[in-house]
Context: one part of a larger RNA
């Protein structure tokens, strides 16, 4: 580049992140219950037993071993929860993208002044009703200020 201007929303296309979403997959963690290996520990120990003690030499005691029981406990299992991450038909808007579509809402009195709130309506910007504001132009009048 100055109205042959500026500019709004729907729709279409591409990409990006994101909300909802029947669910689904995995990690971490917590609780309850079930199971309960190995092991040490506790109790028991009628079977076994060289060291120590006693012995009338027969054996007895202490200690130990096997065995039995018990609570503890790793892994595992069941159920419920918390949290994190991934996937998810479908769905909601958002962002970005020289030359797509439909209109023309706003900016001048933008061609119905605009805007705010609210309700209804509409492909879309929007339209209509009610209330409010001037951050409205024009005309007339009033007050004030400056020259």
């Nucleotide at each position: 580049c100055a109205c042959c201007g500026c500019c709004c929303g729907u729709c279409a296309c591409a990409c990006c992140a994101u909300g909802g979403g029947a669910g689904u997959u995995g990690g971490u963690u917590c609780c309850a219950c079930c199971u309960g290996a190995c092991g040490a520990c506790g109790c028991u120990g009628c079977g076994c037993u060289a060291a120590c003690c006693c012995u009338u030499c027969g054996g007895g005691g202490a200690g130990g071993c096997a065995g039995g029981c018990g609570g503890c406990c790793a892994c595992g299992g069941u159920g419920a929860g918390a949290u994190c991450a991934g996937c998810g038909a479908c769905u909601g808007g958002g962002g970005u993208g020289a030359a797509g579509u439909c209109g023309u809402a706003a900016c001048a009195a933008g061609g119905u002044a605009g805007c705010c709130g609210u309700a209804g309506g509409g492909g879309a910007a929007c339209c209509u009703g009610c209330g409010g504001c001037u951050g409205g132009a024009u005309c007339a009048c009033c007050u004030c200020c400056u020259u």
Description:
Predicted 3D model of a 147-nucleotide part of an RNA (small-subunit ribosomal RNA, 3' minor domain) from Oceaniglobus indicus. The sequence was found in a public genome assembly. The coordinates come from a structure-prediction model, not an experiment, and the mean pLDDT is 80. Taxonomically the source falls in Oceaniglobus (Bacteria, Pseudomonadati, Pseudomonadota, Paracoccaceae).